[in-house]
RNA sequence: CCGUGCUAAGCGGGGAGCUAGCGGUGCCCUGUACCCACAACCCGCUCCAGUGGGGCUGAAUUCCCGGCCGAGGCCGUGAGUCUUCUGGCCAGGGGCGUUUCCCGGGGCGAUGAAGGUUCGGGCCCUGUGCAAGGAGCCGGCUUCGAACCCCGCCAGGACCGGAAGGUAGCAACGGUAGGAGUCAGGUUCUUGUGUGGCAGUCAGCCUGGCCGGAGCUUGCGGGAGGCGAAACCCGCAGGGGAAGCGCAGUCGACGCCGGGUGCACGG
Numbered sequence: 001c002c003g004u005g006c007u008a009a010g011c012g013g014g015g016a017g018c019u020a021g022c023g024g025u026g027c028c029c030u031g032u033a034c035c036c037a038c039a040a041c042c043c044g045c046u047c048c049a050g051u052g053g054g055g056c057u058g059a060a061u062u063c064c065c066g067g068c069c070g071a072g073g074c075c076g077u078g079a080g081u082c083u084u085c086u087g088g089c090c091a092g093g094g095g096c097g098u099u100u101c102c103c104g105g106g107g108c109g110a111u112g113a114a115g116g117u118u119c120g121g122g123c124c125c126u127g128u129g130c131a132a133g134g135a136g137c138c139g140g141c142u143u144c145g146a147a148c149c150c151c152g153c154c155a156g157g158a159c160c161g162g163a164a165g166g167u168a169g170c171a172a173c174g175g176u177a178g179g180a181g182u183c184a185g186g187u188u189c190u191u192g193u194g195u196g197g198c199a200g201u202c203a204g205c206c207u208g209g210c211c212g213g214a215g216c217u218u219g220c221g222g223g224a225g226g227c228g229a230a231a232c233c234c235g236c237a238g239g240g241g242a243a244g245c246g247c248a249g250u251c252g253a254c255g256c257c258g259g260g261u262g263c264a265c266g267g
Base pairs, nucleotide, nucleotide: 001267002266003265004264005263006262009057010056011055012030013029014028015027020046021045022044023043024042034054035053036052037051038050063260064259065258066257067256068255072251073250074249076247077246078245081242082241083240084239085238086237087236092234093233094232096228097227098226099225100224101223102222103221104220105218106217107216108215115211116210117209119208120207121206122205123204125200126199127198128197129195130194131193132191133190134189135188136187137186138185139183140182141181142180143179144178150175151174152173158167159166160165
């Protein structure tokens, strides 16, 4: 150096999470890499840290160590974006309320605007009359009518008396106080009632006549300004959340470079 047979070892790795810790199942990255059983109200283990069974490769492209690169993950931080909650402004912008002015549009107006008038009418209002409704009182009529015991006349009966006669008195009858009802009756009061009765009419509204001679008006649109209220939108301040980006840290797959690692037999 070559051949044969073996052994260590390998047949994926990594991140977050879970865990006292390690590995696995599940998630993600890498990218191709034996099979079966177990496993999240977990599974298997203990620093040589999955266990059990089967299979393959086998000392090197494949095993071990170091360095580089760096997919991706995790932690921190920064400035913005979006979102959500809270708050606030001698309320910044919008929106809202109110008011003033301007422009435009509309309506009325020479069949006469505003304004004026010691002219007139109406509405409204006030008082009053009448009517209507209601209430009270009085009166008439009907009926009831005195268990808190009314009056008159009192049959019968009762009492007193020798008798004549007298006394009290129930019922019936007639009344009184009173109760209830009723009346085209009288009277007083009242009324968110009616009135084509009367009077007033200061003020208010509408309107006719006369004077006057060109404006008056706006539930409309636009603009400018003032005042006000307030958290509806934006801006402002603070808190929370989401996705991405920058920076720093940490772990780090794939890949690249360098180094290292056996045993037996035969030639």